[in-house]
Molecule: c-di-GMP-I riboswitch aptamer
Organism: Gammaproteobacteria bacterium 54_18_T64
RNA sequence: UCCACGACAAGGCAAACCCGUGGCAACACGGGGACGCAAAGCCAGUGCCCCGAUAGGAAAUGGGGGUCGAACGGUUGCCGAA
Numbered sequence: 001u002c003c004a005c006g007a008c009a010a011g012g013c014a015a016a017c018c019c020g021u022g023g024c025a026a027c028a029c030g031g032g033g034a035c036g037c038a039a040a041g042c043c044a045g046u047g048c049c050c051c052g053a054u055a056g057g058a059a060a061u062g063g064g065g066g067u068c069g070a071a072c073g074g075u076u077g078c079c080g081a082a
Stems, first nucleotide, its partner, number of pairs: 005080002012037002017032006035069001041075003045072002047067005053061002
């Protein structure tokens, strides 16, 4: 120095819910608020969710949008005990 790992220290983020705004919706943004998080930093590849179309009993097909706090995957990073 690196990998693994998660003690110390410094900190960081912010679930549900409430208010306001935008959206058909999923959901997003701002404020409040903390369930929790060693990547709860970033990425929409898999997955998941929403919309409408073809079809239409269902199924299926492809298009657009959303989601990184279920999980898998990629990538970057603070500290340095066992």